RNAcentral holds the sequence, with entries from ENA. The RNA shown here (transfer RNA) has 76 nucleotides and comes from an Alcanivoracaceae bacterium. The source organism's lineage runs through Bacteria, Pseudomonadati, Gammaproteobacteria, Oceanospirillales and Alcanivoracaceae.
RNA sequence: GCCCACAUAGCUCAGCAGGUAGAGCACCGCCUUGGUAAGGCGGAGGUCACCAGUUCAAGUCUGGUUGUGGGCACCA
Numbered sequence: 001g002c003c004c005a006c007a008u009a010g011c012u013c014a015g016c017a018g019g020u021a022g023a024g025c026a027c028c029g030c031c032u033u034g035g036u037a038a039g040g041c042g043g044a045g046g047u048c049a050c051c052a053g054u055u056c057a058a059g060u061c062u063g064g065u066u067g068u069g070g071g072c073a074c075c076a
Stems, first nucleotide, its partner, number of pairs: 001072007010025004019056001027043005049065005
């Protein structure tokens, strides 16, 4: 330098026929216990990396940028 994949909650990830975002763990409250742990119920938490485009509507499609990982090539 070229090519490919990925970027969604604090962490690990799902969401794939475009219709307005979820799970587990963690966190907070309550129940239970003499008190913990475990268990049960409820809750909070996200500009879906960024900038544009298409569309009535974009996490999802298109282009670009950035970051991460991988492959190939070049120089020494």
Rfam family: tRNA. Rfam classes the family as a transfer RNA.